[in-house]
Formats: sequence, structure tokens, C1' cells
RNA sequence: GUGUCCGUAGUCUAAUGGAUAGAACGGAGGCCUCCGACGCCUUUAAUGCAGGUUCGAUUCCUGUCGGACACA
Repeated sequence: GUGUCCGUAGUCUAAUGGAUAGAACGGAGGCCUCCGACGCCUUUAAUGCAGGUUCGAUUCCUGUCGGACACA
């Protein structure tokens, strides 16, 4: 340099173009307890970035950034 794949919450991950982007672990608060642990309830927080197509985009298209692999 060329090609393929990946990028979603603090971490891991789901979502065949359609209702408020879902769950687990974690963080915070509460209940319980003499205190803690366990358990239960509530809450927190995400689509790498910029455009395009579409009534509607995490999904499709283009560019770009980052990562992995292969070839040179």
C1' cells in the first nucleotide's frame, strides 16, 4: 500500500429497516441485619465520527478514525 472482518453502558454482550436500543456483571441509594454477607426493590449509563438513502437506520451506502488478520 491492497483486501477482509470488528467498533453498542465502566466491562461482556443482544437487537433480520419499525413501538421508549434489551439483558448480565459493575456503580449509587434503599429494605433486611446488632454489623456485615446473601437476598429483594429502585436507580445509573451506550450505537467510534461525518455525510447519504428511507416515512423510519445499530442495521443499507460513501468517506474517515481506531483495532485484528491476510497478502505485498